[in-house]
């Protein structure tokens, strides 16, 4: 320094759920809480997925179809940058 994460230790993140917000939803911040994770750092690039409020269409006017320009990094790749400890 490529690599690895068995073994330790130091320190980190935080899922379901709950309460409060913001959002038309998906979803986001915040406290609480830990299911989990060596990048659960950071980037929507490329595959995916989740939602449809504006537009549009279709209507028996009850609703229904389309469809990101919203989201999601804790779905998998790229990219980036980092902490211990083996080496």
């Nucleotide at each position: 320094a490529a690599u690895u994460g068995a073994a330790a230790a130091a320190g980190g993140c935080a899922a379901a759920c709950u309460u409060a917000u913001c959002g038309a939803a998906a979803g986001g911040u915040a406290a609480g809480g830990a299911c989990g994770c060596a990048a659960a750092g950071c980037u929507a690039c490329g595959a995916g997925u989740c939602u449809a409020a504006a537009a549009u269409c279709c209507u028996c006017c009850a609703g229904g179809g389309u469809a990101a320009u919203g989201a999601c990094a804790g779905u998998c790749g790229g990219g980036u940058u980092g902490c211990c400890a083996a080496g």
c-di-GMP-I riboswitch aptamer from Cytobacillus oceanisediminis, 87 nucleotides, folded computationally.
The prediction has a mean pLDDT of 86.
The sequence was found by an Rfam model in a public genome assembly.
The model forms 95% of the base pairs in the Rfam consensus.